[in-house]
The RNA shown here (Bacterial RNase P class A) has 386 nucleotides and comes from a Gammaproteobacteria bacterium. Its Rfam family is "Bacterial RNase P class A". Rfam's curators write: Ribonuclease P (RNase P) is a ubiquitous endoribonuclease, found in archaea, bacteria and eukarya as well as chloroplasts and mitochondria. Its best characterised activity is the generation of mature 5'-ends of tRNAs by cleaving the 5'-leader elements of precursor-tRNAs. Cellular RNase Ps are ribonucleoproteins. RNA from bacterial RNase Ps retains its catalytic activity in the absence of the protein subunit, i.e. it is a ribozyme. The RNAcentral record of the sequence draws on ENA. The gene name in the source record is rnpB. The model forms 95% of the base pairs in the Rfam consensus.
RNA sequence: GGAGUCGGCCGGGCAAUCGCCGGACGCCACGGUUUCCGUGCGCAUCCGGAGGAAAGUCCGGGCUCCGGCGGACAGGGUGCCAGGUAACGCCUGGGGGACGCGAGUCCACGGAAAGUGCCACAGAAAAUAUACCGCCGCGGGCCGGCAACGGGUCGCGGUAAGGGUGAAAUGGUGCGGUAAGAGCGCACCGCGCGGGUGGCAACACGCCGCGGCACGGUAAACCCCACCCGGAGCAAGACCAAAUAGGGGAGUGUCUGUCAGCCGCAAGGCUGGCAGUACCGGUGUCCGCACGGACUCCCGGGUAGGUCGCAACAGGUCGCUGGUGACAGUGAUCGCAGAUGAAUGAUUGUCCUCGACAGAACCCGGCUUACAGGCUGGCUCCUUGA
Numbered sequence: 001g002g003a004g005u006c007g008g009c010c011g012g013g014c015a016a017u018c019g020c021c022g023g024a025c026g027c028c029a030c031g032g033u034u035u036c037c038g039u040g041c042g043c044a045u046c047c048g049g050a051g052g053a054a055a056g057u058c059c060g061g062g063c064u065c066c067g068g069c070g071g072a073c074a075g076g077g078u079g080c081c082a083g084g085u086a087a088c089g090c091c092u093g094g095g096g097g098a099c100g101c102g103a104g105u106c107c108a109c110g111g112a113a114a115g116u117g118c119c120a121c122a123g124a125a126a127a128u129a130u131a132c133c134g135c136c137g138c139g140g141g142c143c144g145g146c147a148a149c150g151g152g153u154c155g156c157g158g159u160a161a162g163g164g165u166g167a168a169a170u171g172g173u174g175c176g177g178u179a180a181g182a183g184c185g186c187a188c189c190g191c192g193c194g195g196g197u198g199g200c201a202a203c204a205c206g207c208c209g210c211g212g213c214a215c216g217g218u219a220a221a222c223c224c225c226a227c228c229c230g231g232a233g234c235a236a237g238a239c240c241a242a243a244u245a246g247g248g249g250a251g252u253g254u255c256u257g258u259c260a261g262c263c264g265c266a267a268g269g270c271u272g273g274c275a276g277u278a279c280c281g282g283u284g285u286c287c288g289c290a291c292g293g294a295c296u297c298c299c300g301g302g303u304a305g306g307u308c309g310c311a312a313c314a315g316g317u318c319g320c321u322g323g324u325g326a327c328a329g330u331g332a333u334c335g336c337a338g339a340u341g342a343a344u345g346a347u348u349g350u351c352c353u354c355g356a357c358a359g360a361a362c363c364c365g366g367c368u369u370a371c372a373g374g375c376u377g378g379c380u381c382c383u384u385g386a
Base pairs, nucleotide, nucleotide: 001382002381003380004379005378006377007376008375009374010373012351013350014349015348016347017346018345020049021048022047023046024045026043027042028040029039030038031037032036051357055368056367058366059365060364061363062362063233064232065231066230068289069288070287071286072285073284075229076228077227078226079225080094081093082092083091084090095109096107097106098105099104110224111223115222116221117218118217119216132163133162134159135158136157137156138155139154140153142151143150144149171189172188173187174186175185176184190213191211192210193209194208195207196205197204198203237308238307239306240305247299248298249297250296251295252294255276256275257274258273259272260271261270262269263268279293280292281291313335315334316333317332318331319330320329321328322327
């Protein structure tokens, strides 16, 4: 000097005029229970006012309401190990694998010896699978030849070392052995099982022993295993005010025993309590226990206005301590938008990086996606010079 990789910050600035939303203090007017509170298209001053993603609605929660408790099943989610966190499918560190010269980046990373399915085409054959070309042995017969021998064909048996097909073909290299071969045997490597060492663990080890061992791959295929999971959601929910028709129709809602009261000449009837049982109700389904007595459907009518929820919280910033780190503890300090047909807009002047992606709507922790331009830190590689 160039190329790369992992982070951090800004993301139009300044001035003036008018305008918008929230809050604080003061004043004015009205009302009241007159210390004070409330109301106002009131007045004036001051303070504050969209993001790193506010997007996606993909996860996890806080919060609100509903669900009585327990169990089983269904359904859904995650998937190496150890930590962090309120929690997570997130983050940090480590292990294994893949990519990269490297700094680094990515992983839908449990199980194929529980079972089922699939592996197109090509190929003989795609899983406890086989013989297309071959190699070897035996037998028959044909042609050439005096013969030895050579060529070619049929049948039976052996074989998977050589060649071919394919993404992948009953482990690899070498030696021996064989009629020809083959872990058939041996050495080394690989693989399986058992042990040892290190590590919390996942795992690692040019460690030890045994075994010729061999039935491939695929589970973002079904499945098996381990762990986790109630539901609905701020249009949740609470309160105030107002109005209507406290409307109409249909269906299910059992029986037994006992006690008390009332009616009755009696038989018996009505009301209420208790017990059992049936039915219904509330959670995805079912079962058990408990609780309640109502529940379900259709038609029609009224209201849909206001206040709260609504921002002080798992909060931000800085320092110290501990930790490889995510983060934790502790001290100090700060208060940082709350609209509701939806608040920050318009104009002028000036500066320069000439302005990208883009606007909160209950809130927070993440992930994913989009992004013009600018500033800056660590690390890696290449080249050159001293």